A computed fold for a 73-nucleotide RNA from Oribacterium sp., annotated as transfer RNA.
């Protein structure tokens, strides 16, 4: 140049047949504790990499686009 395969919180990842976005860690508040770790209980944290289609609805299905990894030449 091709091919494939990845992209969802700060990090590691799930997300089934298209029908309310989630877990763990990490942060923040409270509880226990002389204090602190550790433990529980809650809270905050998203343009689902971007642009377009299809659909009554798209993280998810189709196309292009950019970024990564791995393969060929």
């Nucleotide at each position: 140049g091709c091919u494939a395969c990845u992209g969802u919180a700060g990090c590691a990842c799930a997300g089934u047949c298209g029908g309310u976005a989630g877990u763990g860690c990490a942060u923040c508040u409270g509880a226990u504790u002389c204090g602190u770790a550790a433990u529980c209980a809650g809270a905050a944290g998203g343009u689902c990499a971007c642009c377009g289609g299809u659909u009554c609805a798209a993280g998810u299905c189709c196309g292009g686009u950019c970024a990564g990894u791995a393969g060929c030449u």
Description
Lineage of the source: Bacteria > Bacillati > Clostridia > Lachnospirales > Oribacterium. Rfam family: tRNA. The family's RNA type in Rfam is transfer RNA. From the family's description: Transfer RNA (tRNA) molecules are approximately 80 nucleotides in length. The sequence was found in a public genome assembly.